[in-house]
RNA sequence: GGAGCGGGCCGGGUGAUCGCCGCGGCGGCGUACGAGCCGGGGAGGAAAGUCCGGACUCCACAGGGCAGCGUGCUGGUUAACGGCCAGCGAGGGCGACCUCAGGGAAAGUGCCACAGAAAACACACCGCCGAACUCGCGGAGCGAACCCCGCGGGUGGCAAGGGUGAAAAGGUGCGGUAAGAGCGCACCGCCGUCGUGGCGACACGGCGGGCAGGGAAAACCCCACGCGGAGCAAGGCCAAAUAGGGGGGCGUUCGAGGCUGGCCCGGCUGAGGCCCCCGGGUAGGUUGCUGGACCCCGCGGGCAACCGCGGGGCUAGAGGAAUGAUCGCCACCCGCGGCGCAACCCUGGCCGAGAGAUCGGCCAGGGCGAGUCCGCGGGAACAGGAUCCGGCUUACAGGCCCGCUCCGCGA
Repeated sequence: GGAGCGGGCCGGGUGAUCGCCGCGGCGGCGUACGAGCCGGGGAGGAAAGUCCGGACUCCACAGGGCAGCGUGCUGGUUAACGGCCAGCGAGGGCGACCUCAGGGAAAGUGCCACAGAAAACACACCGCCGAACUCGCGGAGCGAACCCCGCGGGUGGCAAGGGUGAAAAGGUGCGGUAAGAGCGCACCGCCGUCGUGGCGACACGGCGGGCAGGGAAAACCCCACGCGGAGCAAGGCCAAAUAGGGGGGCGUUCGAGGCUGGCCCGGCUGAGGCCCCCGGGUAGGUUGCUGGACCCCGCGGGCAACCGCGGGGCUAGAGGAAUGAUCGCCACCCGCGGCGCAACCCUGGCCGAGAGAUCGGCCAGGGCGAGUCCGCGGGAACAGGAUCCGGCUUACAGGCCCGCUCCGCGA
């Protein structure tokens, strides 16, 4: 200098004017409301998606099981988690480092397209063999149904090689054989068992076994563990108008109906009516409401996540929902123009060296051009609380910092 890997952080500042939403004070004054005045506060790293976990609230609930859903290597961390940290194993990268739904396929059922002989009771298309049995033909030979040699076929043997496939029944090598094959052996792998180390996942080693058990559980399933439901529009309190409920009183000049009675009068009762009281719900108001598993710094423990102690800090709280607009200044980025050090390049002049070609030095002009320089123009992302908190995921203009790896060059 180039190419990368991992991690952390910022993501405008400030002033003026005009507004918006809460809070406190002042504010005709006796109280409430209150225009206005003064003071102070007012979105994020993701406030987002609402994916996971909790706090809080109400409902349900003796205990256990089934079903359903979720999680799935080990240890830790935490209020909790499917998060995070540290490890293990597997895979990728020269490396820094990255990725993994990473329990069980020797409990059972089902599946494995196409191709292929065969996809799990292994099998035989091409091929290999001629040991064994057999048919036909030929040869050698004095002489062959057959015996020795050869060719072709059948029965048969094989699974090394070819071919198919995502995947083909351990791999490589040597021996062995008619050809072959864990058939035998060595190494690797695998299985079983024992030992050592580790909390553990697991690692390493010894011994034994020729090898049984293809893949897929993001098919059903089995195993282990976890999970009651709904959510701040949760829930609590206050509480109109109208309608309706309960109780009491009035009810003479209003009174349906009922009782008494054969009928009428009369008597009793009485829906409705008027007044008062009580309680529930609705509108509305209020609360829940923002100070918390909070943030920063230091010290201590821990590899770390995280935990403990000490000090300091922290006023959004609305309810269809405020935090905005305009104009300056500063900072940042981009473009254009100007000014332009040193070095370098070009041209010219002078001086020096040299026989010369040429080289060196100095000066002048021009070119290129670094930039705490000047001017003009433009740009500035993703996005906004709605009970709160811990995570995850996703979006993001521009910029800063730290650690590490590989390659090249120089000293």